The RNA shown here (SAM riboswitch aptamer (S box leader)) has 101 nucleotides and comes from a Chloroflexota bacterium.
RNA sequence: CUCUUAUCAAGAGCAGUGGAGGGACCGGCCCGAUGAAGCUGCAGCAACCCCCCUUGACUGGGAAGGUGCUAAUUCCGGCAGCGAUAGCUGGAAGAUAAGAG
Repeated sequence: CUCUUAUCAAGAGCAGUGGAGGGACCGGCCCGAUGAAGCUGCAGCAACCCCCCUUGACUGGGAAGGUGCUAAUUCCGGCAGCGAUAGCUGGAAGAUAAGAG
């Protein structure tokens, strides 16, 4: 990087450093000098892998370790269908995990 499967309406931030960007992309709308990204430390959330009990299969419990995450539904939309400009459903794209190449 590609493929497969699963999930994406819940949850969880302070400090140091840094010094203007950030929210994938495009449009919108937001966040940001009352300090953005990045990096570091500590803390936390969740429970995919994992551990324990059990089972035909589930369910249940845990959190040491591997990841992930800690503004806004994946911030909203982008394509298609229904419909009434509301709204609903599905898809695409993206993210994360586990596995495969």

Annotation
The source organism's lineage runs through Bacteria, Bacillati and Chloroflexota.